[in-house]
RNA sequence: GGGCCGGUAGCUUAGUCUGGUUAAAGCGACAGGCUCUUAACCUGUCGACCGAGGGUUCGAAUCCCUCCCGGCCCG
Numbered sequence: 001g002g003g004c005c006g007g008u009a010g011c012u013u014a015g016u017c018u019g020g021u022u023a024a025a026g027c028g029a030c031a032g033g034c035u036c037u038u039a040a041c042c043u044g045u046c047g048a049c050c051g052a053g054g055g056u057u058c059g060a061a062u063c064c065c066u067c068c069c070g071g072c073c074c075g
Base pairs, nucleotide, nucleotide: 001074002073003072004071005070006069007068010027011026012025013024020058028046029045030044031043032042033041051067052066053065054064055063
């Protein structure tokens, strides 16, 4: 330098193919229930507008362009 994959709650991921109310789940944190207490279990609450910028569109995490970061491969 070229190619491919990835970047979404504090963490791990889904959603992108096929654009469409309010971006989902588990773990976590907090509060409560249960318990003699803890753990486990149950309930509730908290939380990301999607790596950055621009474009297309009535509408973009999703399509297009450029760039940044990480991984793998080729030279």
Transfer RNA from a Halorutilaceae archaeon, 75 nucleotides, folded computationally. It matches the Rfam family "tRNA". By type it is a transfer RNA. The sequence is in RNAcentral, with records from ENA.